A computed fold for a 371-nucleotide RNA from a marine eukaryotic metagenome, annotated as Bacterial RNase P class A.
Rfam family: Bacterial RNase P class A. The family's RNA type in Rfam is ribozyme.
The sequence is in RNAcentral, with records from MGnify.
RNA sequence: GUGGACCGAGUGGUCGCUGCGGGGGGGUUCCUCGGAACCUGCCGCGUGGAGGAAAGUCCGGGCUCCAAAGGACACGGUGGUGGGUAACGCCCACCGUCCGCGAGGAUAGGGACAGUGCCACAGAAAACAGACCGCCGAUCGGGGAUCUUCCGGGAUCCCAGGAGGUAAGGGUGAAACGGUGCGGUAAGAGCGCACCAGCGGGCCGGGUGACCGGCUCGGCUUGGUAAACCCCACCGGGAGCAAGAUCAAGCAGGGAGCCUUGUCGGACUGGUCCGGUCCGCCGUGACUCCCGGGUCGAUCGCUAGAGGCGCCGGGUGACCGGCGUCCCAGAGAAAUGACCACUCUCGACAAAACCCGGCUUACAGGUCCAU
Numbered sequence: 001g002u003g004g005a006c007c008g009a010g011u012g013g014u015c016g017c018u019g020c021g022g023g024g025g026g027g028u029u030c031c032u033c034g035g036a037a038c039c040u041g042c043c044g045c046g047u048g049g050a051g052g053a054a055a056g057u058c059c060g061g062g063c064u065c066c067a068a069a070g071g072a073c074a075c076g077g078u079g080g081u082g083g084g085u086a087a088c089g090c091c092c093a094c095c096g097u098c099c100g101c102g103a104g105g106a107u108a109g110g111g112a113c114a115g116u117g118c119c120a121c122a123g124a125a126a127a128c129a130g131a132c133c134g135c136c137g138a139u140c141g142g143g144g145a146u147c148u149u150c151c152g153g154g155a156u157c158c159c160a161g162g163a164g165g166u167a168a169g170g171g172u173g174a175a176a177c178g179g180u181g182c183g184g185u186a187a188g189a190g191c192g193c194a195c196c197a198g199c200g201g202g203c204c205g206g207g208u209g210a211c212c213g214g215c216u217c218g219g220c221u222u223g224g225u226a227a228a229c230c231c232c233a234c235c236g237g238g239a240g241c242a243a244g245a246u247c248a249a250g251c252a253g254g255g256a257g258c259c260u261u262g263u264c265g266g267a268c269u270g271g272u273c274c275g276g277u278c279c280g281c282c283g284u285g286a287c288u289c290c291c292g293g294g295u296c297g298a299u300c301g302c303u304a305g306a307g308g309c310g311c312c313g314g315g316u317g318a319c320c321g322g323c324g325u326c327c328c329a330g331a332g333a334a335a336u337g338a339c340c341a342c343u344c345u346c347g348a349c350a351a352a353a354c355c356c357g358g359c360u361u362a363c364a365g366g367u368c369c370a371u
Stems, first nucleotide, its partner, number of pairs: 001371007009343007017049005023043002025040006051349001055360002058358005063240004075236005080094005095109001096107004110231002115229002117225003132170002134166003139163002142159007178196006197221002199218008244300004253291005259285001261283002264280006307326008344347001
């Protein structure tokens, strides 16, 4: 330097907070009057009381309720191979590529001959290529000289570089349509050939596989980008503990009983009327009880779990199996604190809220192991 594991100030005393257990005091109910059961804004005692990330709430699962024939589309996610797991986008091992002298590290790593889009600046040209400088100018066209002629022209040589050819060289760029050499050509060019590199096809060998190694053929050399659209394969119901379950004051609603009171009707009393007594229907008001729904509230969910530790066994490893042992916060406006003394390396990031497995982020300082 690199990789990994772990710790997260310690000891003692005093006073508090909170869960549970048990004792005392107090209260209620029952009673065979001895006690028993239940409760507790009370008082002692014993015992447990935040983290490696409790965080972000980014993935995956358990649990709960709702929904649900099946298929397709849409939407979202994942993307090398094999394994681990309850599951995962996590972990392990391996493969490929890239980075590092190295120990090691990074990797969103299917498809770019299904289609579409994009590729800044610079540059001539950025994707069915292109021509700025340069090179050439064989061919076509132009000019000149010589020779020749049957006067129409023809042949040879030269000049400029017009049409044009070229992709070797220069220059631009992250990237310019393989590299080196020989041949070839007017100059050039996989245009041809040899070797090298890549791509693709075939065969052989190794590996569960990703893939690796070898032989051979084809001038095939056909840019990059899919955390751009898209295509392919696979996965995915929704909401979340304020989930949800049970009990249930008060108020409102419905019903019943009894009492009260009012109108009406009937009976009795009475010779008749008023009055009185009793009964019935309906209505008013008070009380009691019942009913279903359900607010305040209470209880459950709630912490014994894919659990911790130790040993043994299997596996390269993630992890799995067996045995033994331990119980380790569970509140509901929310507890885990304050003070004192001593010691040290002088103390960071930060605090549960249904529970687990991960990832990510924050972190004073320290210990150990491997290399």